[in-house]
C1' cells in the first nucleotide's frame, strides 16, 4: 500500500412553528363521573423481529410414593437463577495463516443397510501374473495367487524394500488401527516402550446406556361494577359413581355433585404494569466466561393502542461536470415496546476503532 480474520460503536445532528402519551406538582372547577389551566422529569430496539431454548412471575395443585409414555441433552472442567446458552480446552476436520466448522456417549447387546456397478460388500476371481503337462503357433488341463489393472464413496491396513515360480505381514523400516506396561494431566486425553494381532462404514437408522423434566400461561391470574332465563332436556350416582392442568395405579381433597347436548346474558372498567437475577462507573480476583465490593442513576407503561408533521440549515454515501478544490442532482439501512429479563437465530445502506494473519515495497 492491498488481500484477509476476530471483536467494539455508532447509524443522522440541530434552529423554529404546531401537535401527542404519561409520571409530579400548584390552581382553578365540578353534576365528585371529571374537566381546564401554570411549573418540572421522561417518552421504541440492536435486533423491538423469529416465538426456537431457558428463568423470573401466575394458577391447577400439594408435583406424596411407585410406574409408563414422551421429550430434552450427550468429549473434558468452568460459569450462570437456569438453559439446547457462554468460558476455556482436548480430539476430528477446513485453510498457507490468523481464524472457523463439528447432532463429539456406544457397532463386541440387537435388528436393519451400504442402491446401481462390480467376480465379489459378512466376502470374492472379471482382466491377469507364476508353475507342470500336453497339442503345435494358438489353445487345453492341472496347481499356487490376491501384489497389478478394472469397478465402486467404500474392496484381505497404507507406503517403501527384501524375499518368492509369481505373490502374500511372508519379513523389515515408518506410518494407522488393536492389546498391554509405565510416566503426565483435576480429566476428556497426551508422551513413550513391547506385541505382526489386523476386513469395513452407518445410530442427523430403529435400539442400548447415562443424566435431566409434573402442567399450562399475562389472552397467566385477581378485583369491581352490570345484565340474562334462580334456563331447557338426558345420562350416571348420592354406603362415593365422578372430579382434580401427560398418562395408570395408591394416597390426599372436593363431593351432590358430576358428565353431554340445546340455548341466553356479559364482551364495560381496575389491578396485574414496570425499582429491576436494572443500568452505568471504579477497584481488586480470574487466561477467559464472569465474581466480589464501592459509588452513582431511575431511563416508556400505552390499551381501536402515544413519540408526529411542516420548513430551513448541517452531517455521511453514490453519480456527473470542472480539475489547489469546489458545484448540481439524488439517496440517507433493517425496522415500532404491550409483563420482564438471559441467550440464540435471522434482516440491515453507509461510517468509525482495537487486535491479528498473509503479500508486495522502502528505510
Nucleotide at each position: 500500500c492491498c488481500a484477509g480474520c476476530a471483536g467494539g460503536c455508532c447509524g443522522g445532528g440541530u434552529g423554529a412553528u404546531c401537535g401527542c402519551u404519561u409520571c409530579u406538582u400548584c390552581c382553578g372547577u365540578u353534576u365528585c363521573g371529571g374537566c381546564g389551566g401554570g411549573g418540572g422529569g421522561a417518552g421504541a430496539g440492536g435486533a423491538a423481529g423469529g416465538u426456537c431454548c431457558g428463568a423470573g412471575c401466575u394458577c391447577c395443585a400439594a408435583a406424596c410414593g411407585g410406574g409408563c409414555a414422551g421429550c430434552g441433552c450427550g468429549c473434558u472442567g468452568g460459569g450462570u437463577a437456569a438453559c439446547u446458552c457462554c468460558c476455556a480446552g482436548g480430539c476430528g476436520g477446513g485453510g498457507u495463516a490468523a481464524c472457523c466448522c463439528g447432532a463429539c456417549g456406544g457397532a463386541a447387546a440387537g435388528u436393519g443397510g451400504c442402491a446401481c456397478a462390480g467376480a465379489a460388500a459378512c466376502a470374492u476371481a472379471c482382466c491377469g501374473c507364476c508353475c507342470u503337462u500336453c497339442c503345435c503357433c494358438g489353445g487345453a488341463a492341472g496347481g499356487g495367487c490376491a501384489a497389478g489393472g478394472g469397478u465402486g464413496a467404500a474392496a484381505u491396513g497404507g507406503u517403501g524394500g527384501g524375499g518368492u515360480a509369481a505373490g502374500a505381514g511372508c519379513c523389515c523400516a515408518c506410518c494407522g488401527g488393536c492389546u498391554u506396561c509405565g510416566g503426565u494431566g483435576u480429566g476428556a486425553g497426551c508422551c513413550g516402550g513391547a506385541g505382526g494381532c489386523c476386513g469395513g462404514c452407518u445410530a442427523a437408522a430403529c435400539c442400548c446406556c447415562g443424566c435431566g423434566c409434573g402442567g399450562a400461561g399475562c389472552a397467566a391470574g385477581g378485583c369491581c361494577a352490570a345484565a340474562u332465563a334462580g334456563g331447557a332436556g338426558g345420562g350416571u350416582g348420592c354406603u362415593a359413581a365422578g372430579g382434580g392442568u401427560g398418562c395408570c395405579c395408591g394416597g390426599c381433597c372436593c363431593a351432590a355433585a358430576c358428565c353431554c347436548u340445546c340455548g341466553g346474558g356479559u364482551u364495560g372498567g381496575c389491578c396485574g404494569c414496570u425499582a429491576g437475577a436494572g443500568g452505568u462507573c471504579c477497584u481488586g480476583c480470574g487466561c477467559a466466561a464472569g465474581c466480589a465490593g464501592g459509588a452513582u442513576c431511575c431511563c416508556a407503561g400505552a390499551u381501536u393502542g402515544a413519540u408526529g408533521a411542516u420548513c430551513g440549515c448541517c452531517g455521511u454515501c453514490c453519480u456527473u461536470c470542472c480539475c489547489c478544490g469546489g458545484a448540481a442532482g439524488g439517496a440517507u439501512a433493517c425496522a415500532g415496546a404491550a409483563c420482564u429479563c438471559g441467550g440464540c437465530c435471522u434482516a440491515c445502506a453507509g461510517g468509525c476503532c482495537u487486535g491479528c494473519u498473509g503479500g508486495a515495497c522502502u528505510g

The RNA shown here (Bacterial RNase P class A) has 363 nucleotides and comes from a Dehalococcoidia bacterium. Taxonomically the source falls in Dehalococcoidia (Bacteria, Bacillati, Chloroflexota). Its mean pLDDT, the model's own confidence on a scale to 100, is 77. Of the family's consensus pairs, 94% are formed in the model.